[in-house]
RNA sequence: AUCGAGAAAGCUAAACGCACCGUGAGGUGCGGACGGAAAGCAACGGAUCUUUUCUGAAUAAGACAGCCGGGCUGCCGAAA
Numbered sequence: 001a002u003c004g005a006g007a008a009a010g011c012u013a014a015a016c017g018c019a020c021c022g023u024g025a026g027g028u029g030c031g032g033a034c035g036g037a038a039a040g041c042a043a044c045g046g047a048u049c050u051u052u053u054c055u056g057a058a059u060a061a062g063a064c065a066g067c068c069g070g071g072c073u074g075c076c077g078a079a080a
Stems, first nucleotide, its partner, number of pairs: 002080001003077002011036002016031006034066001040072002044069003048063004
C1' cells in the first nucleotide's frame, strides 16, 4: 500500500414524526434507527427525479453522492 476482524475507540443515521424553506424534485433542525468500513467531502460522467415549453420531441435550468463509476481525504491493524 492492498485488504477488512466474533477486535478496540469512536463516527454516522434510512423509513417515519414535528417545525421551517422551496413551484417542485428535495433541503435544514429536532426526535428516531433501517443500515453503513468511507453512508466523510465534492455534481466530473451516467442513471433516476423536478421545473419550463408543450400535441409531442428536443433543448435549458435544477434535485440527488444512503443509485453506479471515477476524484480527494480519514480511524484501527487481526487474518491474507
c-di-GMP-I-GGC riboswitch aptamer from Nitrospiraceae bacterium UBA6898, 80 nucleotides, folded computationally. Of the family's consensus pairs, 95% are formed in the model.